[in-house]
């Protein structure tokens, strides 16, 4: 230099065009308790950015950032 995969919440992680973007961990509120622990319940995502197809984009496509592999 080339080519290939990957980027969702603090952490891990479904999702493959269609209502409010699953689930575990943990956080910070609340019920419950004599105080805790365990249990309930709530809240925590601009889905790397920018743009482009589409009525309609996390999801297709281009380019750009950052991981990672592989050639050379």
């Nucleotide at each position: 230099g080339g080519c290939c995969g990957c980027g969702u919440a603090c952490c891990c992680a479904a999702g493959u065009g269609g209502c409010u973007a699953a689930g575990g961990g943990g956080g910070c509120g609340g019920a419950c308790u004599g105080c805790a622990a365990a249990u309930c319940c709530g809240c925590u995502a601009u889905c790397a950015u920018c743009g482009g197809u589409u009525c309609g984009a996390u999801u297709c496509c281009g380019a750009u950032c950052g991981c990672g592999g592989c050639c050379u």
Annotation: Model confidence (mean pLDDT): 81 of 100. The RNA shown here (transfer RNA) has 72 nucleotides and comes from a bacterium. Its Rfam family is "tRNA". From the family's description: Transfer RNA (tRNA) molecules are approximately 80 nucleotides in length. Rfam classes the family as a transfer RNA.